[in-house]
RNA sequence: GAAGCGCGCCAGGCCGUCGCUGGUGCAACCUCGCAAGAGGACCCGAAAGGGAGCACUGGAGGAACGUCCGGACUGCACAGGACAGCGUAGGAGGUAACACCUCUCCACCGACAAGUCGCAAGACCCUAAGGUGAGGAUCAGAGCAACAGAGACGAGUCCGGUGGGAGUGCCGCAAGGCAGACCAGCCGGGGUGAAACGGGCAAUCUCUACGCGCAGCAAUACCAAAUAGGCCAGCGUUGACGUGGCUCCGCGGAGCUGGCGGGUAGGUAGCACCGAGCCGGGUGGGUGACCCCCGGCCCAGAGGAAUGACGGUCACAUCCGGGGCGACCCGGAUGCACAGAAUCCGGCGUAUCGGCGCGCUUCACAC
RNA sequence: GGUGAUAUAGCUCAGUUGGUUAGAGCGCAGCAUUCAUAAUGCUGAUGUCGGUGGUUCAAGUCCACCUAUCACCACCA
Numbered sequence: 001g002a003a004g005c006g007c008g009c010c011a012g013g014c015c016g017u018c019g020c021u022g023g024u025g026c027a028a029c030c031u032c033g034c035a036a037g038a039g040g041a042c043c044c045g046a047a048a049g050g051g052a053g054c055a056c057u058g059g060a061g062g063a064a065c066g067u068c069c070g071g072a073c074u075g076c077a078c079a080g081g082a083c084a085g086c087g088u089a090g091g092a093g094g095u096a097a098c099a100c101c102u103c104u105c106c107a108c109c110g111a112c113a114a115g116u117c118g119c120a121a122g123a124c125c126c127u128a129a130g131g132u133g134a135g136g137a138u139c140a141g142a143g144c145a146a147c148a149g150a151g152a153c154g155a156g157u158c159c160g161g162u163g164g165g166a167g168u169g170c171c172g173c174a175a176g177g178c179a180g181a182c183c184a185g186c187c188g189g190g191g192u193g194a195a196a197c198g199g200g201c202a203a204u205c206u207c208u209a210c211g212c213g214c215a216g217c218a219a220u221a222c223c224a225a226a227u228a229g230g231c232c233a234g235c236g237u238u239g240a241c242g243u244g245g246c247u248c249c250g251c252g253g254a255g256c257u258g259g260c261g262g263g264u265a266g267g268u269a270g271c272a273c274c275g276a277g278c279c280g281g282g283u284g285g286g287u288g289a290c291c292c293c294c295g296g297c298c299c300a301g302a303g304g305a306a307u308g309a310c311g312g313u314c315a316c317a318u319c320c321g322g323g324g325c326g327a328c329c330c331g332g333a334u335g336c337a338c339a340g341a342a343u344c345c346g347g348c349g350u351a352u353c354g355g356c357g358c359g360c361u362u363c364a365c366a367c
Numbered sequence: 368g369g370u371g372a373u374a375u376a377g378c379u380c381a382g383u384u385g386g387u388u389a390g391a392g393c394g395c396a397g398c399a400u401u402c403a404u405a406a407u408g409c410u411g412a413u414g415u416c417g418g419u420g421g422u423u424c425a426a427g428u429c430c431a432c433c434u435a436u437c438a439c440c441a442c443c444a
Stems, first nucleotide, its partner, number of pairs: 001363010012314007020059007029040004042051003061338001065349002068347005073216004085212005090104005105135001106133004115124003136207002141205002143201002158190002160187002162184003168179004220269004230260006241252004277297006284291002316335008368440007377393004386424001395411005417433005
């Protein structure tokens, strides 16, 4: 320098104007309190509770996506064990756990060169970095194999070869030679096919080992009116209760009063987290995944769902025009991905305009 | 937000231990019948089995990943 691979990071920057949303703080006034402090006020609401002003401050991702695995958390169920069902699968390790990750064995893929064949084009072979693998068992058992082919799971003889071969045929004076239906898994050459007696398929049943109780934040817990309905208690046809004139009486008349619990697209918590947390460092341990130690930090959170809109400018890419021998410069236009948290984590898979950095292998050249 | 199901001809659906060329009904086209139409009869066409990969000799069927569509969920008499 060429070719081929692997890994990591970023996800446009800045300024102005107008907004959205979370957190924290806030004097004076009233009530309670010795005080520290707590509650209130204005708006919405029956209440529970929520909101409003000012200041400071936080505000999407590497995949927030698909919801494919694994957990945390919560409720229900549950003596223990087994069966059924579902899942996983070389070996060893990592981890909270996993179908994930790491190391390793095996199989396959993987280029230039070299090698083999070839006049050549090219083909074959071998391997590097690296990549892929749902890689247990078919000597426990069952099942399947279309078409083609003679024959397809436990056999078979189409062509061919080999051996035998009828008191067979032909030739020959004879000795003998040739042919021969048929027989023999004796051979395995041809042909069919993915596969021809030796196997294949367990991403067919099955067996072995191991794992799994079921559901999911619309889980679940708490607070709370009115209406309807429920339960309990008391009083009621010996007239409660309602009503008209209001002590008495008339009329209607079977309910009335109180309490309780359940409970409502009402509210709060779950839920924004001291965490399987993030960042930095370590002649720390380990081949590695990862673990350990030290220091620092607190980092989005609604409840129809915020994280934005507009303008300017600078980057970047493509195209057009002009200039320059050229590197490149000037002007204009267009574009600037995939996609957006919804209980939270660890993975996998899928989508993605581009940009930056590092490493490995082979070959060629120079010193 | 969570959970489950479906996709096969123009429409509605079958398709089992994976196996030659995937079927049925309605519809469509042509012919016959009729003066003409309908009905009826005869004949015929029609599919990348939603897409891409994998397992297998072989996939509509088994497995994985995408795409689209549909349904369900909290409380009560």
This is a predicted complex of two RNAs, RNase P RNA and transfer RNA, with 444 nucleotides together. The coordinates come from a structure-prediction model, not an experiment, and the mean pLDDT is 76. Rfam match: Bacterial RNase P class A. Gene Ontology terms of the family: dimeric ribonuclease P complex, tRNA processing and ribonuclease P activity. Rfam classes the family as a ribozyme.